[in-house]
Model confidence (mean pLDDT): 82 of 100. This is a predicted structure of a 73-nucleotide RNA (transfer RNA) from a Candidatus Omnitrophota bacterium. The sequence was found in a public genome assembly. It matches the Rfam family "tRNA".
RNA sequence: GGGGCAGUAGCUCAGCUGGAAGAGUACCUGAAUGGCAUUCAGGGGGUCGAGGGUUCGAACCCCUUCUGCUCCA
Numbered sequence: 001g002g003g004g005c006a007g008u009a010g011c012u013c014a015g016c017u018g019g020a021a022g023a024g025u026a027c028c029u030g031a032a033u034g035g036c037a038u039u040c041a042g043g044g045g046g047u048c049g050a051g052g053g054u055u056c057g058a059a060c061c062c063c064u065u066c067u068g069c070u071c072c073a
Base pairs, nucleotide, nucleotide: 001072002071003070004069005068006067007066010025011024012023013022019056027043028042029041030040031039032038049065050064051063052062053061
C1' cells in the first nucleotide's frame, strides 16, 4: 500500500436484509428478611464509531473517513 471482518446502553451482544432500537448483566427506587445475600416489581441510561448522499422514511443501501483484529504484498 491492497483485501476481509468488527464498531449498537457502563459491559457482553441481538436487531428478519428500509417503517425508527431491544435482551442479559450492571446501576437506582420500592417490597419480602433483624441485617446481608437472594427473589419479585418498577425506573433511568443510546446523536447505532464520525461526516455526507439516496429515500416519504436509514443501525440497515451508497461514498468518504477513524479505530481494532486478520490476510496478502